[in-house]
RNA sequence: GACCCCUCGCGCGGUGUCACCUCGCUCAAUCCCCCCAGGGCCGGAAGGCAGCAAGGGUAGGCGGGCUCUGAUGGGUGCGCGAGGGGUCCCG
Numbered sequence: 001g002a003c004c005c006c007u008c009g010c011g012c013g014g015u016g017u018c019a020c021c022u023c024g025c026u027c028a029a030u031c032c033c034c035c036c037a038g039g040g041c042c043g044g045a046a047g048g049c050a051g052c053a054a055g056g057g058u059a060g061g062c063g064g065g066c067u068c069u070g071a072u073g074g075g076u077g078c079g080c081g082a083g084g085g086g087u088c089c090c091g
Base pairs, nucleotide, nucleotide: 001088002087003086004085005084006083007082008081009080010079011078012077013076015073016072017071018070019069021065022064023063024062025061026060032057033056034055040049041048042047
């Protein structure tokens, strides 16, 4: 001086997982919300009150996606740097 190996760090990328987001299903059997037919209650009436079922929604649960965003992992790719070791060449 050249090359190789190991360890560590940094950068970029790839990838897995989770979260976010999103889609579907389910669903308030721990007492959620909206709207409340019928029926009930108040009223002379007009009308009002509470409110079951159906319907709608939210939380939760289950499953899928993951383009973007965040966290994190490795027997992950490339580059750079530091440390250690080895082989060869030259003086």
Molecule: Bacterial small signal recognition particle RNA
Organism: Actinomycetota bacterium